RNA sequence: AGAGUUUGAUCCUGGCUCAGGACGAACGCUGGCGGCGUGCCUAACACAUGCAAGUCGAGCGGAGACAGUGAGUAGCUUGCUAUGAGCUGUUUUAGCGGCGGACGGGUGAGUAACGCGUGAGCAACCUUUCCCAGACAGGGGAAUAACACACCGAAAGGUGUACUAAUACCGCAUAAGACCACGGGAUCACAUGGUUCUGAGGUAAAAGAUUUAUCGGUUUGGGGUGGGCUCGCGUCCGAUUAGGUAGUUGGUGAGGUAACGGCCCACCAAGCCGACGAUCGGUAGCCGACCUGAGAGGGUGAUCGGCCACAUUGGGACUGAGACACGGCCCAAACUCCUACGGGAGGCAGCAGUAGGGAAUCUUCGGCAAUGGACGAAAGUCUGACCGAGCAACGCCGCGUGAGUGAAGAAGGUUUUCGGAUCGUAAAACUCUGUUGGUAGAGAAGAACGUUGGUGAGAGUGGAAAGCUCAUCAAGUGACGGUAACUACCCAGAAAGGGACGGCUAACUACGUGCCAGCAGCCGCGGUAAUACGUAGGUCCCGAGCGUUAUCCGGAUUUAUUGGGCGUAAAGCGAGCGCAGGCGGUUAGAUAAGUCUGAAGUUAAAGGCUGUGGCUUAACCAUAGUACGCUUUGGAAACUGUUUAACUUGAGUGCAAGAGGGGAGAGUGGAAUUCCAUGUGUAGCGGUGAAAUGCGUAGAUAUAUGGAGGAACACCGGUGGCGAAAGCGGCUCUCUGGUCUGUAACUGACGCUGAGGCUCGAAAGCGUGGGGAGCAAACAGGAUUAGAUACCCUGGUAGUCCACGCCGUAAACGAUGAGUGCUAGAUGUAGGGAGCUAUAAGUUCUCUGUAUCGCAGCUAACGCAAUAAGCACUCCGCCUGGGGAGUACGACCGCAAGGUUGAAACUCAAAGGAAUUGACGGGGGCCCGCACAAGCGGUGGAGCAUGUGGUUUAAUUCGAAGCAACGCGAAGAACCUUACCAGGUCUUGACAUACUCGUGCUAUUCCUAGAGAUAGGAAGUUCCUUCGGGACACGGGAUACAGGUGGUGCAUGGUUGUCGUCAGCUCGUGUCGUGAGAUGUUGGGUUAAGUCCCGCAACGAGCGCAACCCCUAUUGUUAGUUGCCAUCAUUAAGUUGGGCACUCUAACGAGACUGCCGGUGAUAAACCGGAGGAAGGUGGGGAUGACGUCAAAUCAUCAUGCCCCUUAUGACUUGGGCUACACACGUGCUACAAUGGCGGUAACAAAGGGAAGCAGCCUCGCGAGAGUGAGCAAACCCCAAAAAUGCCGUCUCAGUUCGGAUUGUAGUCUGCAACUCGACUACAUGAAGCUGGAAUCGCUAGUAAUCGCAGAUCAGAAUGCUGCGGUGAAUACGUUCCCGGGUCUUGUACACACCGCCCGUCACACCAUGGGAGUCGGAUAUGCCCGAAGCCAGUGACCCAACCGCAAGGAGGGAGCUGUCGAAGGUGGA
Repeated sequence: AGAGUUUGAUCCUGGCUCAGGACGAACGCUGGCGGCGUGCCUAACACAUGCAAGUCGAGCGGAGACAGUGAGUAGCUUGCUAUGAGCUGUUUUAGCGGCGGACGGGUGAGUAACGCGUGAGCAACCUUUCCCAGACAGGGGAAUAACACACCGAAAGGUGUACUAAUACCGCAUAAGACCACGGGAUCACAUGGUUCUGAGGUAAAAGAUUUAUCGGUUUGGGGUGGGCUCGCGUCCGAUUAGGUAGUUGGUGAGGUAACGGCCCACCAAGCCGACGAUCGGUAGCCGACCUGAGAGGGUGAUCGGCCACAUUGGGACUGAGACACGGCCCAAACUCCUACGGGAGGCAGCAGUAGGGAAUCUUCGGCAAUGGACGAAAGUCUGACCGAGCAACGCCGCGUGAGUGAAGAAGGUUUUCGGAUCGUAAAACUCUGUUGGUAGAGAAGAACGUUGGUGAGAGUGGAAAGCUCAUCAAGUGACGGUAACUACCCAGAAAGGGACGGCUAACUACGUGCCAGCAGCCGCGGUAAUACGUAGGUCCCGAGCGUUAUCCGGAUUUAUUGGGCGUAAAGCGAGCGCAGGCGGUUAGAUAAGUCUGAAGUUAAAGGCUGUGGCUUAACCAUAGUACGCUUUGGAAACUGUUUAACUUGAGUGCAAGAGGGGAGAGUGGAAUUCCAUGUGUAGCGGUGAAAUGCGUAGAUAUAUGGAGGAACACCGGUGGCGAAAGCGGCUCUCUGGUCUGUAACUGACGCUGAGGCUCGAAAGCGUGGGGAGCAAACAGGAUUAGAUACCCUGGUAGUCCACGCCGUAAACGAUGAGUGCUAGAUGUAGGGAGCUAUAAGUUCUCUGUAUCGCAGCUAACGCAAUAAGCACUCCGCCUGGGGAGUACGACCGCAAGGUUGAAACUCAAAGGAAUUGACGGGGGCCCGCACAAGCGGUGGAGCAUGUGGUUUAAUUCGAAGCAACGCGAAGAACCUUACCAGGUCUUGACAUACUCGUGCUAUUCCUAGAGAUAGGAAGUUCCUUCGGGACACGGGAUACAGGUGGUGCAUGGUUGUCGUCAGCUCGUGUCGUGAGAUGUUGGGUUAAGUCCCGCAACGAGCGCAACCCCUAUUGUUAGUUGCCAUCAUUAAGUUGGGCACUCUAACGAGACUGCCGGUGAUAAACCGGAGGAAGGUGGGGAUGACGUCAAAUCAUCAUGCCCCUUAUGACUUGGGCUACACACGUGCUACAAUGGCGGUAACAAAGGGAAGCAGCCUCGCGAGAGUGAGCAAACCCCAAAAAUGCCGUCUCAGUUCGGAUUGUAGUCUGCAACUCGACUACAUGAAGCUGGAAUCGCUAGUAAUCGCAGAUCAGAAUGCUGCGGUGAAUACGUUCCCGGGUCUUGUACACACCGCCCGUCACACCAUGGGAGUCGGAUAUGCCCGAAGCCAGUGACCCAACCGCAAGGAGGGAGCUGUCGAAGGUGGA
């Protein structure tokens, strides 16, 4: 510090996710030790049991126990036993009394508050104990608990009578000082006032203990400590909470308090708070700090520390220095317990612990040794505070589980291309060490006090002693704990796991599984070869831990102060006016609020940071230093603010002259539509793609004249004008707003923006009343259509128009808020002004509008560019992923329609912007192709052949499926082939390699059984040899293995099809672009062609095109046998001699290149025409198929991975099937006839094949053929007859002398065998069919059409296939249309690419949310009723010790009663 994820790819916007750190954690797996920390986050839920606050006998009276003493008394053994008042000492403690219990400890429910934090204030306050200082303590009195007796009660507890003490209680005396009220001065002031002096009045004190020195007591002042109150500032979310408040705000006067105060009360006034967010609702203890972050911030408020609040819930006071009191009291409520049913008791949010809740959080431990606290004079007692131990990997830190050597690279595992590789120096083995651990030994620091004793000093004393204070010495005190640390001995012995391994993210293979099981933080894996699931091996990371989950910060500049945006990504209010607010021109002075700076105070401790030190180190601990903020105060004066005085440039006014569909009202004009009346006139009109509905013989349309009525204003008219926007268009008049130019007379910053607010605001819509020609939602009819609630047509109502009033929204758009300043230019246009002059249809300058282009700059790009989207400033509005949704609820507005404001649950990992390359378009331009058109001939109809589908079947083997499957694989299924079916057989196998045994074969022939395979029998019997045997073959056996036309063409190689013989497909360097990419390859011409030329930020190159290759067309040379024969001879015949001229054969050459001429073109490329030439513009054919597409076809040609079968999915065999047949389709053949059929006769090819072959001639047969076998391994012989054609004859338009299917009979050939199931022949039979619907195919010249010939396969079996030649046409105007293709451009929400994408309804299930007749529960405030305890007030006829009084009585107090307030409760509407 970033990364993944939107796309085919790119840039941007934008969300989601990850890597880091943290934690009071929990869960999963695992677990050796130690140190230091931490440990109910949930039920402020309920609690058994024990403990957590007592202490003082030096305050008091008693009581008990023990010890000593002991007057006496009794028994008697005369000194023993028992008892024992009293006294002394020690000790215990129920009660009275004092102090404490308000601290310490717990929890975070409540609280949005002066609660907390911070800084101030109190001239408005209190403070037990403590410290310092001053002054005192005299003399009396009356009670009461305990105890005793009696009584009540189950208990808790209580009542009565009688006695008694005090440092308990109450008067009196005294009063330095205090307090109260008053008089007189002084002084300080900070507003009310404070301080102080003085005069004379008034009020109130006290306690003793004891070892005599101390501890106490009262009062006053000061200090300290602790508290109380007040104020400034800060302190969460919600406006779908906007108004709140009656003791409320203030005053006066009483009361109350320690104290100010509506704190409380009476009266008076009507205030007070609030958009700077009151009130209300929700949530929450606050802080030091902790986590994170570069910081600013964000989150948190466990442990430790400060403050606050609470103590089952609610209310209340008492006592006290302090409480409205956790382990106190009273009342009410809920709950629990005891009960004799009458009544009582309780409060763990103290420490342990229990139940419950929960994902989850410990021992019913030890000790007061230390620190601290309460009491005490002290010893000491108490102390679940605290110190320690226990449990828990809960966290942080440290240590260990060994170290060295060790290659036979062991065994074993995994993997493998079988060679190896890897775990791996790892192990074993050898040599060491002993941290931790075990055993044993010795063994701390933490301990200082206090107390006691000794010594010394001091004060004290007349002087000592005791005691006190100080110093010193000694004695004594440890829960932890026989712990830490140390020493000795012992054995490598007792101590390693967790997660991950597709990318992010370090780390890969095998097997299993087969969209199953499962994984997953995001993207996403898994459908038979998964580095993503599960397991294993290996590897990586961390390590006594490792992962997961939850939460927080970070990354996220993704709320942006630092540090974002708003033309198109989310985002400018539809527009203006304007209160508050924010911001604000120039000059000078003053001031000092902001600002800058110095100093002081504070910022608790702990924590953090830095330095140093202590535990072996670290964590941990100790110590020293260090600061934002706030407050006070001194200084500076540039800027902002405030204030004073001015200025004119911002703004406004005046004066002068303009332009304009700016607005409102009134009037008025012509054209057109429609309607009415009348005339003329006759059969249609109208409407459409075509029609129909409609109108019309009752006279339409058309035409003419006249009239009525409403609405809108042609031409001008213009990226022209005006207006804030919406918007504004015939003409005239009236009223009226704004603006521009010129001038510089006036004012003197008067300005800009603008939350709320107010006003305007298209169309549609609403209300009332008019109006209504045309147009026209709804509606009706006619069409279209599968349907057509649409588009089209005929009609037609609201509405459109006017007046008044609502509505308040639009893609209300420049998708661009308003204002100001600055920043190159060029060109038009509208309205003004100025200069010059050639006075014009001139030119230059300038202001204000409006528009186009363009530089810098900006922008993701597109684009914007003085009218900014540039550079800056000011103010307002708005945005923060998509959907849900501008929806729901609430509120406001509206007559309604609806508008404004405006969520959440849930759900997705995207949604989006701009640009790029393709693909596509019933988008456009250009071009090509038998693509159409022009022609010729077919298919589709018939019969047959053949293939396919379907059906059938035991099987009808399998594959091929639009073009690009279907006479295709198959260049040939009777058996074989053959893969299929049925039956019968074999199991190392029909086939390969290896081992062993036996035989000598095998082949061949014969016999028997069988359908055959097979089984049995007979005959027969190889080569080499060193004679041992070997080669080879067969048979038997055993095991590795064979075998598979079984699966997967979506695991593959190879091969092939197709677009397409279409002209395309790319690269290097350069340039442009942020980039994908572009350029080149586009453009202008041209071509069959990305063929060539020109131009050009491109320049070159490659694969394709073309050419090179083959055949063919012309010709030359060479060579003439089996070929040929012109000349010579010869024959029946090129038969022979002869010849190689010709034909031909087959090798090498020549030839054609737009080369030449003319024209066109731009001078180029090229095109057109011509000459010559056998051939002319690629001469005609063939081979040749770019990058790629279709997961195209083929595992059944072959090869091959993986999977599957192994007495079978292998192998053999017989028979059957692949040949089935209601039907459908494709491809063909033959026809339907006279351009023909039949008969006769006569011609002319090319290219092939031939030895298990082609087969002549001859004989036989009507024929297929048969017999015989000449010739030929072929330019020699044979197949072999070419046919169409020519000539002659016949048939004469008919289902025929056309056509030949089908069937019968008889044959031939091949073959082991023609039944299923061959071809051919002869005779007989003689079906459909008379040129074929919609539709559709081929072909542009030696082509179509037509005619025959040959070959491959093959025993036999072509109408198929592949070749060959013969005869031999027609047509092409042209590119509008159909199909396919190329190129440029355009749109796109497509990229699996239009066979794309995608919208809505419905059906079912589920999830979440809103509404819903209602129903149930809770919270909050409020009206009324009731009214506990209690304070206060009143009353107090009843009761009462202290004081007064001789007494009666009084003073004073109390019970009781009443009242205000008042918790819980009841009830009502919200």
This is a predicted structure of a 1470-nucleotide RNA (small-subunit ribosomal RNA) from a Christensenellales bacterium. The coordinates come from a structure-prediction model, not an experiment, and the mean pLDDT is 83.